[in-house]
RNA sequence: GAACGCUGGCGGCGUGGAUAAGACAUGCAAGUCGAGCGGGAACACAAAGGUAGCAAUAUCGUUGUGUUCUAGCGGCGAAAGGGUGCGUAACACGUGGGUAAUCUGCCGUGAAGUUCGGAACAACUCCGGGAAACCGGGGCUAAUGCCGAAUGUGGAUGUUGGGAUCACUUCCCGAUAUCUAAAGCCGGGGACCGUAAGGCCUGGCGCUUCAUGAUGAGCCUGCGGCCUAUCAGCUAGUUGGUGAGGUAACGGCUCACCAAGGCGAAGACGGGUAGCUGGUCUGAGAGGACGACCAGCCACACUGGAACUGAGACACGGUCCAGACACCUACGGGUGGCAGCAGUCGAGAAUUUUUCACAAUGGGCGAAAGCCUGAUGGAGCGACGCCGCGUGGGGGAUGAAUGGCUUCGGCCCGUAAACCCCUGUCAUUUGCGAGCAAAUGCGCCGAUUGAACAAAUCGGCGGACUGAUAGUAGCGAAAGAGGAAGGGACGGCUAACUCUGUGCCAGCAGCCGCGGUAAUACAGAGGUCCCAAGCGUUGUUCGGAUUUACUGGGCGUAAAGGGUGCGUAGGUGGCAGGGUAAGUUCGGUGUGAAAGCUUCGAGCUCAACUCGGAAACGGCAUUGAAAACUAUCCUGCUUGAGGGUCGGAGGGGAGACUGGAAUUCUCGGUGUAGCAGUAAAAUGCGUAGAUAUCGAGAGGAACACCAGUGGCGAAGGCGGGUCUCUGGACGAUUCCUGACACUGAGGCACGAAAGCUAGGGGAGCAAACAGGAUUAGAUACCCUGGUAGUCCUAGCCGUAAACGGUGCACGUUUGCUGUGGGCGGAAUCGACCCCGUCCGUGGCGUAGCUAACGCGUUAAACGUGCCGCCUGGGGAGUACGGUCGCAAGAUUAAAACUCAAAGAAAUUGACGGGGGCCUGCACAAGCGGUGGAGUAUGUGGCUUAAUUCGAUGCAACGCGAAGAACCUUACCUGGCCUUGACAUGUAUGUGUAGAAGCCUGAAAGGGUAACGACCCCGCAAGGGGAGCAUGCACAGGUGCUGCAUGGCUGUCGUCAGCUCGUGUCGUGAGAUGUUGGGUUAAGUCCCGCAACGAGCGCAACCCUCGUGUCCUGUUGCCACCUCUGCGCAAGCAGAGAGCACUCUGGACAGACUGCCUCGCUUAAACGGGGAGGAAGGUGGGGAUGACGUCAAGUCAGUAUGGCCCUUACGGCCAGGGCUGCACACGUACUACAAUGCCCGGUACAAAGGGAAGCAAGACCGCAGGGUGGAGCAAAUCCCCUAAAACCGGGCCCAGUUCAGAUUGUCGUCUGCAACUCGACGGCAUGAAGCUGAAUCGCUAGUAAUGGCGCAUCAGCUACGGCGCCGUGAAUACGUUCCCAGGCCUUGUACACACCGCCCGUCACAUCAUGAAAGCCGGUCGUACCCGAAGUCGCUGCGUCAACCCUGCGCAAGUGGGGGGAUAGGUGCCGAAGGUAUGGCUGGUGAUUGGGAUGAAGUCGUAACAAGGUA
Repeated sequence: GAACGCUGGCGGCGUGGAUAAGACAUGCAAGUCGAGCGGGAACACAAAGGUAGCAAUAUCGUUGUGUUCUAGCGGCGAAAGGGUGCGUAACACGUGGGUAAUCUGCCGUGAAGUUCGGAACAACUCCGGGAAACCGGGGCUAAUGCCGAAUGUGGAUGUUGGGAUCACUUCCCGAUAUCUAAAGCCGGGGACCGUAAGGCCUGGCGCUUCAUGAUGAGCCUGCGGCCUAUCAGCUAGUUGGUGAGGUAACGGCUCACCAAGGCGAAGACGGGUAGCUGGUCUGAGAGGACGACCAGCCACACUGGAACUGAGACACGGUCCAGACACCUACGGGUGGCAGCAGUCGAGAAUUUUUCACAAUGGGCGAAAGCCUGAUGGAGCGACGCCGCGUGGGGGAUGAAUGGCUUCGGCCCGUAAACCCCUGUCAUUUGCGAGCAAAUGCGCCGAUUGAACAAAUCGGCGGACUGAUAGUAGCGAAAGAGGAAGGGACGGCUAACUCUGUGCCAGCAGCCGCGGUAAUACAGAGGUCCCAAGCGUUGUUCGGAUUUACUGGGCGUAAAGGGUGCGUAGGUGGCAGGGUAAGUUCGGUGUGAAAGCUUCGAGCUCAACUCGGAAACGGCAUUGAAAACUAUCCUGCUUGAGGGUCGGAGGGGAGACUGGAAUUCUCGGUGUAGCAGUAAAAUGCGUAGAUAUCGAGAGGAACACCAGUGGCGAAGGCGGGUCUCUGGACGAUUCCUGACACUGAGGCACGAAAGCUAGGGGAGCAAACAGGAUUAGAUACCCUGGUAGUCCUAGCCGUAAACGGUGCACGUUUGCUGUGGGCGGAAUCGACCCCGUCCGUGGCGUAGCUAACGCGUUAAACGUGCCGCCUGGGGAGUACGGUCGCAAGAUUAAAACUCAAAGAAAUUGACGGGGGCCUGCACAAGCGGUGGAGUAUGUGGCUUAAUUCGAUGCAACGCGAAGAACCUUACCUGGCCUUGACAUGUAUGUGUAGAAGCCUGAAAGGGUAACGACCCCGCAAGGGGAGCAUGCACAGGUGCUGCAUGGCUGUCGUCAGCUCGUGUCGUGAGAUGUUGGGUUAAGUCCCGCAACGAGCGCAACCCUCGUGUCCUGUUGCCACCUCUGCGCAAGCAGAGAGCACUCUGGACAGACUGCCUCGCUUAAACGGGGAGGAAGGUGGGGAUGACGUCAAGUCAGUAUGGCCCUUACGGCCAGGGCUGCACACGUACUACAAUGCCCGGUACAAAGGGAAGCAAGACCGCAGGGUGGAGCAAAUCCCCUAAAACCGGGCCCAGUUCAGAUUGUCGUCUGCAACUCGACGGCAUGAAGCUGAAUCGCUAGUAAUGGCGCAUCAGCUACGGCGCCGUGAAUACGUUCCCAGGCCUUGUACACACCGCCCGUCACAUCAUGAAAGCCGGUCGUACCCGAAGUCGCUGCGUCAACCCUGCGCAAGUGGGGGGAUAGGUGCCGAAGGUAUGGCUGGUGAUUGGGAUGAAGUCGUAACAAGGUA
């Protein structure tokens, strides 16, 4: 360096195999020089000759010359360029030095030279082998190939003189001895020589030697840069020396001998990972991560080993060997190495063309032309990145249509489109058409060299040639808005909202979290937002994260102080003077490659990109200066530290001795039936004499009182007394030493309890264990016993909530007040008190600190030094490994996986089997009930075609329902209707609406139909309205959602609370006020107070009852007065008059702690008592219900959003059901009886109702009721006799003269209709019933009890509900307990708020992990075996031209010997391989251990409140 999804117009510049250093088909990537050499081939020319031809001529071979090409010998190159990142933690890299320890081809400069000879080997030819690759033998030959000799400027080596640097040593200048070079090629040329070639002269290129420069390389070295200590010891060529060998060169680099060293906590050795750097990304910076492209260095070239050649390699496209793989083969044998450029396969989420050109730049060779160059320059592919451009611009409102939303009015898309007028970028077509090109070479001129006008070199001029990209860039023309927009998001973070679908489903999701019927979160759509040829997703890095904190954090309670001390290394360190200059500061010099970054300019139309300059490169080295600080050396000082002397305090430690009280046991005495134990019991002990009590004795352990936030100790810890030994602290003195100090990784020592080993001891206590209780269970709490242990000696263990949860040391910083130990002052006869001071130990508090709580001179304040420790929760203080331990175990100490939290402090609530205060018929004290019976009624359940629906702890259940036979009625069955039973609008039609009667039918309905209208305008025709019919809009729904709502209601609760403004306090949540002291029914009032005020509640205002006054006077009243009637009378009835009284209903008064007294805190509020009063402390009752809670109740009372039905989920009708009955519950009634029941007599109400009504008197009926109808729209008449009570009589305790269910029968009434399914009456029948656990109501005109009335209503299931009056109690010590509530306080792990939270085993599923008999790999050692190639050594009888000696020969030549070389052999080393044995590491493994996770599993309830045993 990205990948994936959707989409995709153009151009420029970059960039592109990150995985398999896996394997590779094919082509190309390193050649060149004929001016080094001998040949060969082709062509051209010339000469003589042969052949054919008369000849011209054709042709053949030979010779010579020239040109071109070239296999081979030879030279240079091939060690560069190009690729990759395996290995490497290293002098590999970076940076700075050293090399006096070195080399360097080609290149530059300088000096000197380049003489004379010789022998081979390729090519070629002949023979032979092989499939091939290729090889062997014989013969000929050249050179810039090879060899010998000469010369020696020089050079090398040895000896030696001088000089320089000097640690050794090395360098420079000399002398001397020995040794030591070479090659030619191409041009030009006047004189002279030569037949010629040439000699000779001259130029160039070469060659040789030396010096020097440059470049490049080698070696050494300081410093720097990864993780791991669960790697702590490593090392035998190891460390050093002497000598030798080797190298270009130093060196254990190698070897022989000698010595025993060397490295390491500042991390050796080992393991893991990794090429390093310039730089890149990020960041404010410091840092962190990375090392693609470009550039520098390194390493590698199929894997491993090795050398050769060479200036340079241990060599990517060279050689040899071994191995793996692949290919060819005639099976004998051979060949190969893309991590060069393209390309193929493979693996992978993934990475391009088997392209063009040497035109430019650069490289190799060459004298040059030139050749080669997958370096390079270009093009191609990929939105992979960066940059630029475009997809049009202006006008255009009926605000078109589609689409979407809608409150149905409209709004949005939206000037957006259409339409009109323009423009012409890019793309398209077409025409023209670049720059990169200048050189070399060629011609001419000048200069240098030269004898020279040759030649060569340098400079100038001239004309010509050379383009892959490319007919590209660019410029011009043409046409036409024509070819060019998508992706993501829209709940918050985060810019952007609605509709529909879906209904915890489907799905979304980065975190929080959405989705269970109104989803801005899913899916689709419209709209909007953000980017834009891209947009999203995933991955990665840094940032945010001061969340590893150098800059820049912490450790009392959040994670975090080591259990404590002593002390090593290390770190840090008092005052004064002097020296040095390592650190430090300032300056100079060198270096810090280029590119990049920054900046100033410039070039491509801009930009990206590129070019030029500057700055920077924070560093390193060197040099000079300074001397404050640190360091170091020296000399001093006394304040830090230590010592001396004197003194007192102390449960400091160790050992020995000793004391009394108590428990237990033993013995003896007395003595009897219990003791012990608990909430209560039981087990246990005791008549074999316990407990109790007295006496004597034994034994062990612990030391009451003193005793104290008192003492001592480093901590653990230390408590009867005495003695001995011993440590430390403190005070006084200021005598001595003179920084000797602080801290302290490792280390060493100490270290409660429990536990372990061995030996003692054992009274009490007491794990385990046994028994008894408790309990659902009780392996616990309680009880009775009881063994280890607790105690001693010796040794281990080494941990604790080892806590002040607070490391050690030093210094600084306001105070008050206790206490322990000293000393001093003053005073005193002496002491105490008092004052001062030092050390310790407490409380409260200033500043300051702290998240808060809190700390606060004993710091958690302000500073310094050193050590230890922390970095989200769980997994886990666990596994593995190591160390220690007899064991138990301790110590060191992870990961996978999993969660989005875990945690601290404080706040407000709620809660507590926490506390305090207070209230309530809450308990208690009482009275009466319920629960048992029967019945009524409601509910559940069951049943059913339906038994309509709702209400469900209190706060549903005689509730909605103040009245289900039909109706009601919503339910079921059946029959019917479809603009509908009802409303509105509209269109059309209409002589209509209505309608007796008749048919059918259960009715509804359907059909038929005599009769038969109305209003307005108008003469009429006609029009309009109402009505009707048809159609369209719509009606209708007790269908769903009370968890979408309004309204209303219940409940806590008629409880006394709930809040606000301003101020103040607190970082904040919040607090204060509202708490406190009193008091009250009350947050009622008073006082106090950082609060001051206010609001909703309380109270009062309202109604009613109770007293009085006044008014009123009919329908009410009748005391007084008059009259009439009756009666003996008392008196009764009626009328008048009257309004006194009662009463009706209005007004007013009255009660306010106003008065007295006592109490309280001097007071107030208030409380107790009293007077007066009809009433006394809110006089009784009612209405009135704060903020809120319960998603409480109600869509079925009405209203209403949304959804659903529309010939039905709407509407009508008949019948049925809501009344159904094995059962359970609630609420009532009636009872069970004698305080009663029955019969008879008899007295006293209030409040209501009455017209489709109440109904009197009278008559009939046993009664229910009937007949009949006076009166009354009511203080007039009626309902209407009140009943209990009272008086008299009966019953005599029984299932009865109690009780009345049930059943039979006969009736009455209402009503269209009493079968399902009404009430009432008469007669008959005569069931259960003698009240368990538990539970409810009530505090005075109350409970209890008795009747009366009313609403609903035709009637009624009313025994229900709402009212009225009569009779009319008992009890309250008190607040311990139950329940509910209020205030304050406390604890909390609760906040859905205790019906909370939450723990562990077991069972199931999934995941990761440890152990495990083993099994399988990887890697690194050790020992041994075998041993390729190859260097080196030895050998070398075989082989060999050059040199030397020598024989023969006139010569050519030939033979022998020597030197030297070499094939071969052999030794050491040595890769791969093998055998054996270890370490480390990975995988797998039956089984097994724990861990984590998982809507509704099991068992218990351990923790959170005193969590019920803290």
About this RNA: The RNA shown here (small-subunit ribosomal RNA) has 1510 nucleotides and comes from a metagenome. RNAcentral holds the sequence, with entries from SILVA. The coordinates come from a structure-prediction model, not an experiment, and the mean pLDDT is 84.